[in-house]
Model confidence (mean pLDDT): 88 of 100. Predicted 3D model of a 350-nucleotide part of an RNA (small-subunit ribosomal RNA, central domain) from an uncultured bacterium.

Context: one part of a larger RNA
């Protein structure tokens, strides 16, 4: 490269935003650039395909004939793609009028627990474990009582609930934002999908400055355990975890399944809406819509399993695999304060 894959086998980019590229809705008119078809030109010679000859045959080797691929020129055609033009509304977008919701910021509250602090009351033990010790405790602890400070999370409600593009998001209450559904079919009128660079977002954890510190806590101290114990259990502890400004860009960043869109039986929950019926009642009961689970048909698949949220039939398009160590590694190149991250190999070996 043809060509096969990517849920677990090697392989979907942690997530999005959108350029360039690629692809692209119904019906018309037209061009004629791709596409088709004819014509002539050109397609050296060798080769190739047939015929036929020449070495005893074949290889080889004369002669004749013929395909083919591209290329150019001319003439047709108008279905498809493409391009002009003028339409359409089933995609896409808006407008009204509704609904749900930890979606995000940014100020402010609140109540329990836990620590410490000073008081009362009150005494000898309290922690603590398999057992203990280590720790604290006659200079008054643990236990209660009523006060006080302070940081840091949000019990019950909670729920294969709910939003968010991911990552993530949970008292309450104010303001500022962003999306999502439902319905009406009232406007635009293909305005679209995907998307290599590139920008942005991006758990924890780690870095810079400067705050802050109740808890819990790597490191490190002390005590058990053990043959030893660098650990699993215990007492204690700093960064750290918390804010405020910047950085780092990493994950079993997962549904180990990319994004769109169209198709293919149904049976049972659930959360948001919408109409109709129907009731004492948005009780409940059909239908529909968007989400979110589950069991399955058919089909798939190496099985597991998946099944309208597909891994099922199919389109677009864009990353990514190529045996297993070497090696998410070396050297270089961008990035970064630094940890390092990010492109990514070879020798050797099996």
């Nucleotide at each position: 490269c043809u060509g096969g894959g990517c849920g677990u086998a090697a392989a979907g980019c942690g997530c999005g935003u959108g350029u360039a590229g690629g692809u692209g809705g119904u019906a018309c008119u037209g061009u004629a650039a791709g596409u088709a078809g004819g014509g002539c030109g050109u397609g050296a010679a060798a080769g190739c395909u047939c015929c036929u000859g020449g070495c005893u045959c074949a290889a080889c080797u004369g002669g004749g004939a013929g395909a083919g691929g591209c290329c150019g020129u001319u003439c047709u055609a108008a279905a498809c793609u493409a391009c002009a033009g003028a339409a359409c509304u089933a995609g896409a977008g808006g407008a009204u009028g509704g609904u749900a919701g930890a979606g995000g910021g940014a100020g402010g509250u609140g109540g329990a627990a836990u620590u410490c602090c000073a008081g009362g009351u009150g005494u000898a033990g309290c922690g603590g474990u398999g057992g203990a010790a280590u720790g604290c405790g006659c200079a008054g602890a643990u236990a209660u009582c009523a006060g006080g400070a302070g940081g840091a999370a949000c019990a019950c409600c909670g729920g294969u609930g709910g939003c968010g593009a991911a990552g993530g998001c949970g008292g309450c209450c104010u303001c500022c934002u962003g999306g999502a559904c439902c319905a009406u079919u009232c406007c635009u009128g293909a305005c679209a999908c995907u998307c290599a660079g590139a920008c942005g977002c991006g758990a924890a954890a780690g870095c810079u400055a400067g705050g802050g510190u109740a808890g819990c806590a790597a490191a490190c101290g002390g005590g058990a355990u053990u043959a030893g114990a660098g650990a699993c259990c215990c007492c204690g502890g700093u960064a750290g975890u918390c804010c405020u400004a910047g950085c780092c860009c990493u994950a079993a960043a997962c549904g180990a399944u990319g994004u769109a869109g169209a198709c293919u039986a149904g049976g049972c929950g659930u959360c948001g809406g919408a109409a109709g019926c129907u009731u004492a009642a948005u009780c409940g009961c059909u239908u529909u819509c968007g989400g979110u689970g589950u069991c399955c048909a058919a089909g798939c698949u190496a099985a597991c399993g998946c099944g309208a949220u597909a891994a099922g039939u199919c389109u677009a398009c864009c990353g990514c695999c190529u045996g297993g160590g070497g090696a998410c590694u070396a050297c270089g190149g961008c990035c970064g304060c630094a940890a390092g991250g990010u492109u990514a190999a070879a020798a050797c070996u099996c």
It matches the Rfam family "Bacterial small subunit ribosomal RNA". RNAcentral holds the full RNA, with entries from SILVA.